[in-house]
RNA sequence: UGCCGAAGCCGCUCGUUGAAACGCGGCGCGGGGGAACCGAAUUUUCGGGGCUAAUCAUUUUAUACAUUGAGGAACACUUCCAUUGUUCCAGCCCGUCAGCUAACCUCGCAGGCGUAUUUGGAAG
Numbered sequence: 001u002g003c004c005g006a007a008g009c010c011g012c013u014c015g016u017u018g019a020a021a022c023g024c025g026g027c028g029c030g031g032g033g034g035a036a037c038c039g040a041a042u043u044u045u046c047g048g049g050g051c052u053a054a055u056c057a058u059u060u061u062a063u064a065c066a067u068u069g070a071g072g073a074a075c076a077c078u079u080c081c082a083u084u085g086u087u088c089c090a091g092c093c094c095g096u097c098a099g100c101u102a103a104c105c106u107c108g109c110a111g112g113c114g115u116a117u118u119u120g121g122a123a124g
Base pairs, nucleotide, nucleotide: 001114002113003112004111008027009026010025011024012023028109029108030107031106032105033104038099047097048094049093050092051091055070056069057068059066071089072088073087074086075085077124078123079122080121081120082119
């Protein structure tokens, strides 16, 4: 004095004072399910699907933690464009099942780290 991330703010409750957690409530942020219309026909265990930036292909004895390419993500005021440097592309869940989707229903608000990339333009 911050970063990744939706993961923040306010209030109530406790024998007493003070604080925090759990629980409850409100606001806010994020995810899933779910008509018509539209779309898709392809579930065939070769299952299918969801959260997330975290995917696809390629090389290899190797299914990847490895190579290469494409694509995606993060980095000290915020956003956009260009440029440039250093990194990341993991992990978890549903359980045979889900396209989109108004009303409606439902779930989460954790966890992990440190940091002070370059230059320019526009707006705030």
c-di-AMP riboswitch aptamer (ydaO/yuaA leader) from a soil metagenome, 124 nucleotides, folded computationally. The RNAcentral record of the sequence draws on MGnify.